[in-house]
RNA sequence: AGAGUUUGAUCCUGGCUCAGGAUGAACGCUAGCUACAGGCUUAACACAUGCAAGUCGAGGGGUAACAAGAAGGAAGCUUGCUUUCUUUGUUGACGACCGGCGCACGGGUGAGUAACACGUAUCCAACCUACCUUUCACACGGGAAUAGCUCUUCGAAAGAAGGAUUAAUACCCGAUAUAAUAUAUUUGUCACCUGACUAAUAUAUGAAAGAUUUAUCGGUGUUAGAUGGGGAUGCGUUCCAUUAGACAGUUGGUGAGGUAACGGCUCACCAAAUCUACGAUGGAUAGGGGUUCUGAGAGGAAGACCCCCCACAUUGGGACUGAGACACGGCCCAAACUCCUACGGGAGGCAGCAGUGAGGAAUAUUGGUCAAUGGACGAGAGUCUGAACCAGCCAAGUAGCGUGAAGGAUGACUGCCCUAUGGGUUGUAAACUUCUUUUAUAGGGGAAUAAAAUGCACCACGUGCUGGUGUUUUGUAUGUACCCUACGAAUAAGGAUCGGCUAACUCCGUGCCAGCAGCCGCGGUAAUACGGAGGAUCCGAGCGUUAUCCGGAUUUAUUGGGUUUAAAGGGUGCGCAGGCGGACUGAUAAGUCAGCUGUGAAAGUUUACGGCUCAACCGUGAAAUUGCAGUUGAAACUGUCAGUCUUGAGUACACAUGAGGUGAGCGGAAUUUGUGGUGUAGCGGUGAAAUGCUUAGAUAUCACAAGGAACUCCAAUUGCGAAGGCAGCUCACUGGGGUGUAACUGACGCUCAUGCACGAAGGUGUGGGUAUCAAACAGGAUUAGAUACCCUGGUAGUCCACACAGUAAACGAUGAAUACUCGCUGUUUGCGAUAUACAGUAAGCGGCCAAGCGAAAGCAUUAAGUAUUCCACCUGGGGAGUACGCCGGCAACGGUGAAACUCAAAGGAAUUGACGGGGGCCCGCACAAGCGGAGGAACAUGUGGUUUAAUUCGAUGAUACGCGAGGAACCUUACCUGGGCUUAAAUUGCAACUGACAGGACCCGAAACGGUCCCUUCUUCGGACAGUUGUGAAGGUGCUGCAUGGUUGUCGUCAGCUCGUGCCGUGAGGUGUCGGCUUAAGUGCCAUAACGAGCGCAACCCCUAUUGCUAGUUACUAACAGGUCAUGCUGAGGACUCUAGCGAGACUGCGUCGUAAGAUGAGAGGAAGGUGGGGAUGACGUCAAAUCAGCACGGCCCUUACGUCCAGGGCGACACACGUGUUACAAUGGGUAAGACAGAGGGCAGCUACCUGGUGACAGGAUGCUAAUCCCAUAAACUUACUCUCAGUUCGGAUCGAAGUCUGCAACUCGACUUCGUGAAGCUGGAUUCGCUAGUAAUCGCGCAUCAGCCAUGGCGCGGUGAAUACGUUCCCGGGCCUUGUACACACCGCCCGUCAAGCCAUGGGAGUUGGGGGUACCUGAAGUACGUAACCGCAAGGAGCGUCCUAGGGUAAAUCUGAUGACUGGGGCUAAGUCGUAACAAGGUAGCCGUACCGGAAGGUGCGGCUG
Repeated sequence: AGAGUUUGAUCCUGGCUCAGGAUGAACGCUAGCUACAGGCUUAACACAUGCAAGUCGAGGGGUAACAAGAAGGAAGCUUGCUUUCUUUGUUGACGACCGGCGCACGGGUGAGUAACACGUAUCCAACCUACCUUUCACACGGGAAUAGCUCUUCGAAAGAAGGAUUAAUACCCGAUAUAAUAUAUUUGUCACCUGACUAAUAUAUGAAAGAUUUAUCGGUGUUAGAUGGGGAUGCGUUCCAUUAGACAGUUGGUGAGGUAACGGCUCACCAAAUCUACGAUGGAUAGGGGUUCUGAGAGGAAGACCCCCCACAUUGGGACUGAGACACGGCCCAAACUCCUACGGGAGGCAGCAGUGAGGAAUAUUGGUCAAUGGACGAGAGUCUGAACCAGCCAAGUAGCGUGAAGGAUGACUGCCCUAUGGGUUGUAAACUUCUUUUAUAGGGGAAUAAAAUGCACCACGUGCUGGUGUUUUGUAUGUACCCUACGAAUAAGGAUCGGCUAACUCCGUGCCAGCAGCCGCGGUAAUACGGAGGAUCCGAGCGUUAUCCGGAUUUAUUGGGUUUAAAGGGUGCGCAGGCGGACUGAUAAGUCAGCUGUGAAAGUUUACGGCUCAACCGUGAAAUUGCAGUUGAAACUGUCAGUCUUGAGUACACAUGAGGUGAGCGGAAUUUGUGGUGUAGCGGUGAAAUGCUUAGAUAUCACAAGGAACUCCAAUUGCGAAGGCAGCUCACUGGGGUGUAACUGACGCUCAUGCACGAAGGUGUGGGUAUCAAACAGGAUUAGAUACCCUGGUAGUCCACACAGUAAACGAUGAAUACUCGCUGUUUGCGAUAUACAGUAAGCGGCCAAGCGAAAGCAUUAAGUAUUCCACCUGGGGAGUACGCCGGCAACGGUGAAACUCAAAGGAAUUGACGGGGGCCCGCACAAGCGGAGGAACAUGUGGUUUAAUUCGAUGAUACGCGAGGAACCUUACCUGGGCUUAAAUUGCAACUGACAGGACCCGAAACGGUCCCUUCUUCGGACAGUUGUGAAGGUGCUGCAUGGUUGUCGUCAGCUCGUGCCGUGAGGUGUCGGCUUAAGUGCCAUAACGAGCGCAACCCCUAUUGCUAGUUACUAACAGGUCAUGCUGAGGACUCUAGCGAGACUGCGUCGUAAGAUGAGAGGAAGGUGGGGAUGACGUCAAAUCAGCACGGCCCUUACGUCCAGGGCGACACACGUGUUACAAUGGGUAAGACAGAGGGCAGCUACCUGGUGACAGGAUGCUAAUCCCAUAAACUUACUCUCAGUUCGGAUCGAAGUCUGCAACUCGACUUCGUGAAGCUGGAUUCGCUAGUAAUCGCGCAUCAGCCAUGGCGCGGUGAAUACGUUCCCGGGCCUUGUACACACCGCCCGUCAAGCCAUGGGAGUUGGGGGUACCUGAAGUACGUAACCGCAAGGAGCGUCCUAGGGUAAAUCUGAUGACUGGGGCUAAGUCGUAACAAGGUAGCCGUACCGGAAGGUGCGGCUG
C1' cells in the first nucleotide's frame, strides 16, 4: 500500500466481499513447564449454610462461665500433703447490662438517571465539619432517676408488662465566662451589589467528668488550620420533528416560615409572565470521566479489570439518632415473595466473601492468615477485620523456556504415494557416531520479605504519637524461590490451509448426488474447489471457527465527494429571519496572534535509567496531556463605533422596441346546420370493405340566414415575458427590459430555510354556451381473439364567468448573483452618422472552434472553464414515492415520507459484433422469362413408426433418409435362440515336461466339441519343430465424437480474414480495410495518417479446343508392290488419322467515353476474344456439426464373459407416414422387319470367337488373348417399310400360376434370369415444390467397381441426338460492403412485461382480544415530620390521646402512548422447465415516454397538453 466481483471486451459511477489489528469472549481439535495479569457481559432472578463490625473493666453497677487465692467441713493416709464438698468478687479476668467511640469507612452492583449527574473552569462577602494540629481560658456546688440483678404475671414463640432496689465519664439544676452568639451606637482599613475585617461601649444568652496512679489520658468554651462535605454559575455531553408548541408554584415581586446555608425550598398576597426552530415539551436509549481499541491523522467505536465521581441496597414511602445518613449486614409503615406457628401471632432480605438453584454459548474454592499494608476501638498489651495478603481451579490473555544438538548419501532397504516403469518423493529424515541435560523425576542444602513493630532495660534532651543503644518476641505464603548432586535423549506436537483473492498439487472415490462456500463460485464420469490419501505451506502449546468494534471505506468527504446524461437543481418568482458583502480614514480590542501564571489527580501513553537470570511485569525521573481560566502586550485581517467617497444598487430626463398583461369593440375566410332554387343516382369511406346518408331527392352547385370556435399568408435558429406561456385588427389601462446623458441618493447590495404569490394540459363545483374535434360508449371491419390500431357515429370535455386544484420529459434533464479568461460568423433592437457602405460600441437570440474541463458523449464569454457567496438536493438496486401518522383538498388526489424482507449487482458513456417487418449500393437459376420433373398410380430402395426372441449399430432442417453399404441366402454380422471353450480363435517371452501333434478311418451329434483305432519327428547333438502345463502379456463392433488425433459436411469458390511499424484514443479499440470510379474478385486506379506485408482472389497444375517438332507398334494406309469372296491381310511407308513427349498460341491493336483503372462498339486477324470450356485447388473461422462401428488413442467398464467357436433364425416383418428413384398413362407412340454411326472401359479361378443342342435363359465342345494385336461387343435413340387408330387399347406392365436355366456346401424364410399363361393401378397428377443459362436442359444407349451369384431401377464414368428463355432487380430466399438504432452478446430460435395458478417468507389493514408505560380527575389513605389542642397522667416542665395538612399504596372513571395476538383481507419479495397473451428493446411491426382523465382478463388502449432520452 491494496485486491476480487456488473461487460464479449473497455472506461466510469456504485454497492457487496477479503487481506490487518483488537476482545472480560464462546465453540471444535490438541496440550510440557514457569512468571505476570484476568475470570456472571445473561435474571438489579430467588437464595440453604458459614463468615463479612466491633471494641473499651484505665467510665459503671456487678459476677453467668473459667482460673487463682483465702476460710470452713469431710475422706485417705506417708502428719502435712493429696482428693473432694461448701462459702467468699478477694484477685486475674469477664457473658449479659448501663455508658463512650465506631457502625455514614472499607466491600458490592449499574437498576434508575439525558440531569449541575459527570468533566472542566470559576465563585460562596450565602455555608457546615467528630476524631487531628494550634491559640487562650476553665473544670465550683448540688440533685433526681434508670438498666442490670431479684420477685411476680402474660405468651407456642418472638417478646412484653408490673413491683422492689442500685451505680456511673448516663441525666438534671445552680454558679462562673474579657473569648462566642444576637441587637444597638461609634472608629479605622478594605471591597466584587446586598457588605467584610478591626477596635470600643452597653444589654441579653449559654459550659464542664472524671479515670488509673505520679505521670499521663480524658472533659468544657473559644481562635486559626487541616481534612471531608454542601451550594451556585459558564462551557461540553446520544437518537427521533412521522414529538411543535409546553408550563399554574408555572415566571417574577413583597412579606413570613424553614435550612448549616442561598433559593418558590414552602406558604400568603400581587403581577402575568417564563421556555421554544441556536429545537422547548414528549418519546427511545444510556451511569459519567481518567482511559481502552482502531486509525497516518482528523475521527469512529467502547466505558471489563485499576483510579475518581454519582446512584442504588427485594419494591415504594418516611423519619429517628448522629459531626456526618434519610443509613447494604439500623428503625417504622405499605406491597410482593419465602419461612415458623399452638392460627392468636411472628421472622427475613448475599448488587459483602465463599457457595446453591435458575437463566445462558459462557465465567472459579462453602480454602489459609491477620506475618505484611490499611481500618475500628483501646493508655497499652491486644481484640476484630471474606478490606487486604496468599493459596486453589480455568490455555481465558501477555511474555519466556523446552520437546534435543553436531556429523551422517549408497541420496540405503522397506512401507505409503506418484510415474512416461527409466525413476521421483517422503529425505539428512532414519539407522549409525559423537555431544549436551534446560525441563520432568529422585535426593540434599536453603533465603529475602522483619531496614519494621511490641515488650523489657538503659541513655539523651528539644519532655513527647521524641530520638538512640542493647536485648527478647513475631513468617500465612513455605521447606516456596534459588543452589547442588544423580539419571538418561531419556518425560513432552499439534492445528488449520493448499481454485483466484492468498503462501502451498497430485492420485483415488463420488457423479448437480453427497457435499463445499468470506466474495467470485465448485460438483451433471478424467473435480488442484466435495470426501480420503501422499506431499506441500502457514503458525506453533497452540491452531482454527463464530460473534463484536475500528481500519481498508475519500462509501457522509472539516482534513477529503458530488448533482447535463450515472443517485442528485426546488416548476417559477417575491421576500422576513439567517449567511455573505465595494473604496478611504480614525478609534476600539470581541474574534485573531504572542509571552507569562494557575490548573489539567494518580495510574495509563511515549521516553531515559533501574529491579525480578531475560521478557512480559514492576520502580524512579522526564516529556506529553493539543483543554480551561487569568494576566500582559500587538493591531495586519474580520467585527463594532464615528466620519468620508462613487465604481455596486437605485432615482431623474430623453429615445427606440416588442405575439408582455387586462378589459371592451370590430373583421373576413372556412366547417356545420337551416330555408329556397338548379339537378339526378348515387354519396361517403378504405389496404379492401362494411356500418352510415340517399328517389320522403342525398352528394354536387347557387343564393340567403344562424351560430360557435380558431385567426391563413406575413413567419424567421425572429421577438416579449420570472416561469407556465403569448399571434386577426382597433381603442383604453398597465408591467418590464434596453440605449444615451451623468443631474440626484450614497452600499441603500447578493442569496434566501419557514412564509406569500403565480403556475400547461387534464380534472372538480355553480351558471352559461356548444360550430368543430372528441375520452367513455355504440356499430362496421381486421384478427385465432381484437375490450386496439382503420372506418361511421357520438357524450363529458374542448369555449366564457367565478371559485377550487397545484401537478408534467413544468427540460437547457444544467439554481441564483458577481468577476475574469483566444477567436470566426449569422441575426434582432439601439447609439453617434445622410446611409443595415465600412468600422466601433451596448444589450439580446443562434452557429462553429482554442485553452481548460469532462468517464466519455460533449461544454466552451449564454461554460459543464477559473474563483467567491448563498440556497436546494444525493449516498447500491428492488421493496417504494409504497405503508402508517400528520397537513391540505368537495373529490380525484397532492405534500411530507419509512421499515421488515430480498439481490450482487442496478446504472452511465463509448467499442466490436449480431440483429431490425431501418436506409443506401451490389451479387447469385434468388425471382422473373423458359424447358423438363416431383407431389396422384404400380414397383424398387432408404427412413420413421409399429411388431418381434432379434428385427444389430450409426446418420435426423438446410448440411439425415438409392446415406456408412462400391453389392446381408451361409460367411459378412456387430443382433436373437440353443450347444461348446476359459492363457483362451490368433501372435509371443520364460520355465518344466513330452515326442507327439498333424493326417487318415470310424462313432455320437445340427455342427462345433468329444471319443476310439491306425500311423508316428529332424539333428551338425548346440538345438530346431510341434504339443501339454504354469506364468507374463490377451481379447471386447462394450461406454464416452461433450476427453481426442485423423478425415469429412456446411456457410462458400462467398471475397473476405489478418499482421508489422507509425498515427489517433485514458481504454476496449480505430486507422490501414474508409470515400469516388471500376471489377467475377479487398480486381485495380485516384484520393488519403498512413506506409508496407501475409493467408485468401488471380496465376502456376491436369483434361479439352488449333498447330509445329520428335518418334512410329499392336495404331494408320496416300504413293509403290503382292494377295483375297472380302478385309492394312502382307511387303513397305512416316505423308494422313491416331498415339505420347516437348513446344507455340490470347497479350494486344482501332473508334468513343473516362484523370486513370476500365467500360463499350463493330469488326480485322485468329482454331479459340475478353478469367475460351471443364477439373483439381476451399482463407480466418462457424455449427461442443458427423464419425470411438474404417483406423488410431486417453479414461471408464467386462474377464468360465460384454471374450471366443458352431448350428439355426434375424438385419428382408407390415395397418401406416415421408424421402429418393424406375416404369408408365401412349400416336413426337407401340409392335414387326431391314439398315447406319460412338466413346470410354474390363478380361487368366477371366473375357471367350467359332461349332452343335435348346423357343429361351443356357448347356456341351473348341479357339484366340496376360491385350492400341484376341474377346466382352449387336450401341440405342435414328432412318426405311408394314401394321395398330384413341380404346384401359397391339398403351401399361404390377401381381399371380406353371415349367425351367445358372451360380453356389445350400436359393423355404431370402437370389437373378428364361419360356408360356394371367393382365392390377394408371388417361398427365391439389396445395405446394425441385433442377437447369449451351454442347447446358431434355432424350438415347454403352462400360466399370463391388461381386460365386445377385435383389443395380442405385453409384461412378462414356459418348450419340440436341433445344427454349433471360424485359429486368419491384418482390421471395441467401450473401457482401457502408451507414443507422438497440434494453441483444447462448447474440431475434435474443431479450422481456403484466394478470392468473402453486409453494415459502416478511409486512400493511382488520370486528376485536390481551399486556405494558406515563399522566389527569375523584374517593380512600398507613407510617411519619410539622402544627393545633378543654376533659386523662404528672407538683411542674411535659406527656399520652385526639385533630389538621401532606403522602406511599389501593380503588373508580374517561382519555392517551406503545407492544403481542386475530377470522378475514391488501399489495410485496423469492422459487430450472405451469396458463393467457406479447406491452417494451429495431420505425419492436400503432415511435416511445411524462402528467392527467376514462375504459379494459392482463400486459395495456384512447383523449388532451407536453418532451426527444

Predicted 3D model of a 1509-nucleotide RNA (small-subunit ribosomal RNA) from Bacteroides propionicifaciens DSM 19291 = JCM 14649. The RNAcentral record of the sequence draws on SILVA. NCBI's taxonomy places the organism under Bacteria, Bacteroidota, Bacteroidaceae, Bacteroides, Bacteroides propionicifaciens. It matches the Rfam family "Bacterial small subunit ribosomal RNA". The coordinates come from a structure-prediction model, not an experiment, and the mean pLDDT is 83.